[in-house]
TPP riboswitch aptamer (THI element) from a Bacillota bacterium, 98 nucleotides, folded computationally. Rfam family: TPP riboswitch aptamer (THI element). Rfam's curators write: Vitamin B(1) in its active form thiamin pyrophosphate (TPP) is an essential coenzyme that is synthesised by coupling of pyrimidine and thiazole moieties in bacteria. Its mean pLDDT, the model's own confidence on a scale to 100, is 76.

RNA sequence: GGAUAAAGCUGGGGGUGCCUUUUUGGCUGAGAGGAGCAAUCCAACCCUUUGAACCUGAUUUGAUUCGUAUCAACGUAGGAAAGCUUUGACGCAAAUGC
Repeated sequence: GGAUAAAGCUGGGGGUGCCUUUUUGGCUGAGAGGAGCAAUCCAACCCUUUGAACCUGAUUUGAUUCGUAUCAACGUAGGAAAGCUUUGACGCAAAUGC
């Protein structure tokens, strides 16, 4: 100097769905929670440019299903929120020793 791989602190970003015998249960997931008429706030969880956390496309296409849910494609698509510290492969220079 620093690829890449991490970790910590602070700040920031995000979603909270679908179905259902009448409302209690079920499904997937890291997360489907609580308060509030609502805007919004809080908690947990995830993500933070090394960016598939999340949004648009999109009630899209295929499969599956009771299902606008789930899986895959779309996706080298278009957007999307940063600073510091520590560890640190490897490389370069100098000094010292041999």